[in-house]
A computed fold for a 115-nucleotide RNA from Cognatilysobacter lacus, annotated as Glycine riboswitch aptamer.
RNA sequence: UGCACACACUCUGGAGAGAUCGGCCUGCCCUCGGGCAAGCGCCGGCGCCGAAGGGGCAAGACGCGCGGCGUUCUGGCGCGUCCAAACUCUCAGGCAGAAGGACAGAGGGGGCAAG
Numbered sequence: 001u002g003c004a005c006a007c008a009c010u011c012u013g014g015a016g017a018g019a020u021c022g023g024c025c026u027g028c029c030c031u032c033g034g035g036c037a038a039g040c041g042c043c044g045g046c047g048c049c050g051a052a053g054g055g056g057c058a059a060g061a062c063g064c065g066c067g068g069c070g071u072u073c074u075g076g077c078g079c080g081u082c083c084a085a086a087c088u089c090u091c092a093g094g095c096a097g098a099a100g101g102a103c104a105g106a107g108g109g110g111g112c113a114a115g
Stems, first nucleotide, its partner, number of pairs: 001113003007109001009107005018046001020045005025039001026037004047095003053091001054089003060082007
């Protein structure tokens, strides 16, 4: 200087969905029935989101079988394997803020080659 952009790192941007209901624990008040406040605690319920991660599938390719069959035609059906996503599922995760966050942009590191 060039190539590669698989990997990790740094910076920036980055959506969606209940600040939901109940119980327990702590403090205060009380007519001892209960009420209020605090925590970003634990447990359970209903309702939701999809962009950590994870699962599923198309065309197509390959293999096997079936059927047609004088030749040509290389098309049809079934099963199996491989097989993508921002599609889909909602297991996990998430539903104020923070954190996280697919993905995008930028940076340099490392790798290879030449000089």
The model forms 90% of the base pairs in the Rfam consensus.